[in-house]
Molecule: c-di-GMP-I riboswitch aptamer
Organism: marine eukaryotic metagenome
RNA sequence: GACAAAGGCAAACCAGUCGCGAGGCUGGGACGCAAAGCCACGGGUCUCCGUCCACGCAGGAGGGAGGGAGACAGCCGGGUUGCCGAA
Numbered sequence: 001g002a003c004a005a006a007g008g009c010a011a012a013c014c015a016g017u018c019g020c021g022a023g024g025c026u027g028g029g030a031c032g033c034a035a036a037g038c039c040a041c042g043g044g045u046c047u048c049c050g051u052c053c054a055c056g057c058a059g060g061a062g063g064g065a066g067g068g069a070g071a072c073a074g075c076c077g078g079g080u081u082g083c084c085g086a087a
Stems, first nucleotide, its partner, number of pairs: 001084001008033002013028006031074001037080003041077003044072006051065003
């Protein structure tokens, strides 16, 4: 990052499967992607499990604070590896 070339990946959805769940894997399928290759380092979003505080007759719902464990790399940033070689 090209009206190039060779290719690559695979959103939503569907089927199966794992997980409490977010979500993952496999197959089908293509919305798109110059890293939509890899990595949870920073921010962010989401999930699960407790705790404390205030109010309250009590309970529910709701409010505030904080902790632990996870998920998302196709949310952004960062690190790292890679195809082509026009401008």